[in-house]
RNA sequence: GGGUGCAUAGCUCAGCGGUAGAGCGCCGCCCUUACAAGGCGAAGGUCGGUGGUUCGAUCCCACCUGUACCCA
Numbered sequence: 001g002g003g004u005g006c007a008u009a010g011c012u013c014a015g016c017g018g019u020a021g022a023g024c025g026c027c028g029c030c031c032u033u034a035c036a037a038g039g040c041g042a043a044g045g046u047c048g049g050u051g052g053u054u055c056g057a058u059c060c061c062a063c064c065u066g067u068a069c070c071c072a
Base pairs, nucleotide, nucleotide: 001071002070003069004068005067006066007065010024011023012022013021018055027041028040029039030038048064049063050062051061052060
């Protein structure tokens, strides 16, 4: 220098055009003499950034940033 993938909750990840979710974790309650396990509930998100397409974008397109890898 050329190319490919990834970026979504504290962590690991789903969701591929029409309301943003799961597991684990944190918090509260129940259970227990107590702890763990278990049950119930709640909180937590400008979906990396800027534009574009669209009635509507986490999703499609362009560029940028970060990161991993391949080629030279």

Record summary
Transfer RNA from Streptomyces sp. 4N509B, 72 nucleotides, folded computationally. Its Rfam family is "tRNA". Gene Ontology term of the family: triplet codon-amino acid adaptor activity. The RNAcentral record of the sequence draws on ENA. Its mean pLDDT, the model's own confidence on a scale to 100, is 83.